[in-house]
RNA sequence: GACCCCUCGUGCGGCGGUAUCCCGCUUAACCCCCCCAGGGCCGGAAGGCAGCAAGGGCAGGUGGGCUCUAUCGGGUGUGCGAGGGGUCCCU
Repeated sequence: GACCCCUCGUGCGGCGGUAUCCCGCUUAACCCCCCCAGGGCCGGAAGGCAGCAAGGGCAGGUGGGCUCUAUCGGGUGUGCGAGGGGUCCCU
C1' cells in the first nucleotide's frame, strides 16, 4: 500500500410490532358541546326565549388496520466514522 473479516456508533432504505396515526361499533338514564322538527313559553303581530327527540361533534370504552404520521425492534441492505484482527506486496 491492496484486499478481506469482526465489533461499536451513525445516516438513508427495507421488514416487523405498537398507538398518540387510520377505519368501524358503542356511549352521557346523574353530569359535555353544536344544531334543535314537533310541542311549550312571551307577544296584538312581526318576532323572540328556553328546549325533548332525531342529526352532528369531543372525551371515554371496544374491535380491526399499517396507506399516512409517530415511536420501538432485528440472525436486515447500504453509505460514513472509530477500534480490533487476517492475507499478500513494497521499503

Background: Predicted 3D model of a 91-nucleotide RNA (Bacterial small signal recognition particle RNA) from an Actinomycetota bacterium. It is recorded under the gene name ffs. It matches the Rfam family "Bacterial small signal recognition particle RNA". Rfam describes the family as follows. The signal recognition particle (SRP) is a universally conserved ribonucleoprotein involved in the co-translational targeting of proteins to membranes. On this family, see Rosenblad et al., Nucleic Acids Res 2003: "SRPDB: Signal Recognition Particle Database". It is annotated as a non-coding RNA gene.